This is a predicted structure of a 73-nucleotide RNA (transfer RNA) from Pseudarthrobacter chlorophenolicus A6.

[in-house]
Parts: sequence; structure tokens; C1' cells
RNA sequence: GGUCUCUUAGCUCAGUUGGUAGAGCACUGGCCUGAAAAACCAGGGGUCCCCGGUUCAAGUCCGGGAGUGACCA
Repeated sequence: GGUCUCUUAGCUCAGUUGGUAGAGCACUGGCCUGAAAAACCAGGGGUCCCCGGUUCAAGUCCGGGAGUGACCA
């Protein structure tokens, strides 16, 4: 220098055919206990890496950029 993968909650990751974003763990509260842990119930938490474009509507499609990893040279 080139090709390709990936970037979504604190962490690990889903998200189909474009239609206002979810799970597990973690966290907070409740319940339980002498107290805690576990189990159970409820809840909070997101500029979907950035900029632009297409569209009535973009996490999703298109262009550019940044970062990550693999391969080639």
C1' cells in the first nucleotide's frame, strides 16, 4: 500500500423484507433472612463510531472518514 470482517446499554451480543431497538450478565429497588447469598418480582440505563446522501420513514440502503481484527504484498 491492497482486500475483507467488525463497531448497537457498563460487558458479551441479537436485530429477518427499511416501519420509532432487545436479550443475557451487571446495576438499583422490592420480596425473603437474625444478617447475607441464591431464587423470585419490578425498574433505570442508548445521539445504534462520525459526517453526508436516498426515502414519507434508516441500526438496516449508498458515499466519505475513524477505529478494530485477519489475510496479501
The sequence is in RNAcentral, with records from ENA and GtRNAdb. It matches the Rfam family "tRNA". The family's RNA type in Rfam is transfer RNA. Rfam links the family to the GO term triplet codon-amino acid adaptor activity. The gene name in the source record is tRNA-Phe-GAA-2-1.